The prediction has a mean pLDDT of 87.
Predicted 3D model of a 74-nucleotide RNA (transfer RNA) from a Candidatus Magasanikiibacteriota bacterium.
It was read from a public genome assembly.
Its Rfam family is "tRNA". Gene Ontology term of the family: triplet codon-amino acid adaptor activity. About the family: Transfer RNA (tRNA) molecules are approximately 80 nucleotides in length. The family's RNA type in Rfam is transfer RNA.
Taxonomically the source falls in Candidatus Magasanikiibacteriota (Bacteria, Bacteria candidate phyla).
[in-house]
RNA sequence: AGCGGGGUAGAGCAGCCCGGCAGCUCGGCGGGCCCAUAACCCGCAGGUCGUGGGUUCAAAUCCCACCCCCGCAA
Numbered sequence: 001a002g003c004g005g006g007g008u009a010g011a012g013c014a015g016c017c018c019g020g021c022a023g024c025u026c027g028g029c030g031g032g033c034c035c036a037u038a039a040c041c042c043g044c045a046g047g048u049c050g051u052g053g054g055u056u057c058a059a060a061u062c063c064c065a066c067c068c069c070c071g072c073a074a
Stems, first nucleotide, its partner, number of pairs: 002072006010026004020057001028044005050066005
């Protein structure tokens, strides 16, 4: 070289099959509650969806190539 799985927010992941607002939990920040802290409640920020190209009115999702990680085999 080959085969399988994976890459989406700071971390862990869902969404992909069957195209139509990019989400969940934790974490971060601000506020509430409390004598105070934790817990709890409310809000906010944070994403070129691994890279490039193609198809399409529209791509995280479909197609092609490539990169990286894990495993199998050798």